The RNA shown here (transfer RNA) has 76 nucleotides and comes from an uncultured Acidimicrobiales bacterium.
Its Rfam family is "tRNA". By type it is a transfer RNA. Its family is annotated with triplet codon-amino acid adaptor activity in the Gene Ontology.
The coordinates come from a structure-prediction model, not an experiment, and the mean pLDDT is 82.

């Protein structure tokens, strides 16, 4: 150095004709239970890495950065 993949919620991951972002687990509150766990009911949490760009409108399409992963070459 090239190439090709990924980055959305506290983690783990969904999200195709571009039209107001979602799950499960975990937090918070009730309820339930002598108490805890379970169980049920609600309810907070998001700049969809960043930055331009295209569009009436962009997680999604295009540039370019970042950071991780794989490949590959290059030195030794």
């Nucleotide at each position: 150095u090239g190439g090709c993949c990924a980055a959305u919620a506290g983690u783990u991951c969904a999200g195709u004709u571009g039209g107001u972002a979602g799950a499960a687990c975990g937090c918070c509150a009730g309820a339930u239970u002598u108490u805890g766990a379970u169980u049920c009911u609600g309810g907070a949490g998001g700049u969809c890495g960043a930055a331009g760009g295209u569009u009436c409108g962009a997680u999604c399409c295009c540039u370019u950065c970042u950071u991780g992963g794989c490949c590959a070459a290059c030195c030794a």